[in-house]
Context: one part of a larger RNA
RNA sequence: CUGGGCGUAAAGGGCGCGCAGGCGGCUGCUCAAGUCAGGCGUGAAAGGCCUGGGCUCAACCCGGGAAUUGCGCUUGAGACUGGGCUGGCUUGAGUGCGGGAGAGGAUGGUGGAAUUCCCAGUGUAGAGGUGAAAUUCGUAGAUAUUGGGAAGAACACCGGUGGCGAAGGCGGCCAUCUGGACCGCAACUGACGCUGAGGCGCGAAAGCGUGGGGAGCAAACAGGAUUAGAUACCCUGGUAGUCCACGCCGUAAACGGUGGGUACUAGGUGUGGGUUUCCUUCCUUGGGAUCCGUGCCGUAGCUAACGCAUUAAGCGCCCCGCCUGGGGAGUACGGUCGCAAGAUUAAAACUC
Numbered sequence: 001c002u003g004g005g006c007g008u009a010a011a012g013g014g015c016g017c018g019c020a021g022g023c024g025g026c027u028g029c030u031c032a033a034g035u036c037a038g039g040c041g042u043g044a045a046a047g048g049c050c051u052g053g054g055c056u057c058a059a060c061c062c063g064g065g066a067a068u069u070g071c072g073c074u075u076g077a078g079a080c081u082g083g084g085c086u087g088g089c090u091u092g093a094g095u096g097c098g099g100g101a102g103a104g105g106a107u108g109g110u111g112g113a114a115u116u117c118c119c120a121g122u123g124u125a126g127a128g129g130u131g132a133a134a135u136u137c138g139u140a141g142a143u144a145u146u147g148g149g150a151a152g153a154a155c156a157c158c159g160g161u162g163g164c165g166a167a168g169g170c171g172g173c174c175a176u177c178u179g180g181a182c183c184g185c186a187a188c189u190g191a192c193g194c195u196g197a198g199g200c201g202c203g204a205a206a207g208c209g210u211g212g213g214g215a216g217c218a219a220a221c222a223g224g225a226u227u228a229g230a231u232a233c234c235c236u237g238g239u240a241g242u243c244c245a246c247g248c249c250g251u252a253a254a255c256g257g258u259g260g261g262u263a264c265u266a267g268g269u270g271u272g273g274g275u276u277u278c279c280u281u282c283c284u285u286g287g288g289a290u291c292c293g294u295g296c297c298g299u300a301g302c303u304a305a306c307g308c309a310u311u312a313a314g315c316g317c318c319c320c321g322c323c324u325g326g327g328g329a330g331u332a333c334g335g336u337c338g339c340a341a342g343a344u345u346a347a348a349a350c351u352c
């Protein structure tokens, strides 16, 4: 490079925004770069191919032809692709108007239960803990119980195979600020679109820096058990951390192990949010229809099978990322980034 692939065999970038690039709706005019046709030039000779001839044949040699699929110039064609101050359109995309749903984000405030600690009352010998125990706490009055106070963290029930978000993720209540999606109406713009190497931003937990905070939990650590041992599992303690602010880190089984967009292709049954000139009901419920989301089952088709199956892993097109036997190795070296931990890019020898 070509080909084949990427749910589980190697392989989808953690996620988004987006420059370049690639690709791009319906219709008219024009240009003629791609494209197509004709002509001219060139494409050396030898060789190869076809054909004829010369050595008695052949190898070999000589002549002719075709081919040389290409390139350049030129004359045209105008279907398709493309270009241009181009012209028009509305179905793609967006705007507007009217709605309702939601743990979407940020900040500030606030509530109750529980836990621990402190003070006080009642009260007495145990309490904890386990498979059984012990370490541990308790006559300096524990555990239990009542009243009062303090602190920090998390929000039972509702809660759902439920909702929202691009992903990470998001859950008491209230207010303020704020993002997105969806439905309805078709008023406006008129292809403004899709994807997206680099780039930029976001990014669980752990970890790092500075300053706070510290109830519970709890790496490390200590002790008690268990055991042949027990640097564990169990128990009693317990520091970082977990929480807040600001700044780093940039990883994950960052998973649906399934990149994004678009069109098409049987159904059945739930559920969340809308709409409705229909039906029912009789005044807001239910059903039907329809749009968006989210589950289960299943036809065709696909698949190595498992399974997927209108939320595709079916059938097409467009764009990006990635794979190429196992180990060595996501390592070394170098580069970039980072305070560090390390991250990222990423081999080879050798070996099977």
Base pairs, nucleotide, nucleotide: 004323005322006321007306008305012320014202015201016200017199021195022194023193025089026088027087028086030084031082033081034080035077036076037075038074039073040072041071042070049065050064051063052062053061054060092192093189094188095187096185097184098183099182104178105177106176107175108174109173110172111155115151116150117149118148119147120146121145122144126137127136163170164169207248208247209246210245211244212243216242217241221237222236223235224234259319260318261317262316264314267297268296269295270294271293272292273291274290275289276288278287279286301308302307325352326351327350334345335344336343337342
Molecule: small-subunit ribosomal RNA, central domain
Organism: uncultured bacterium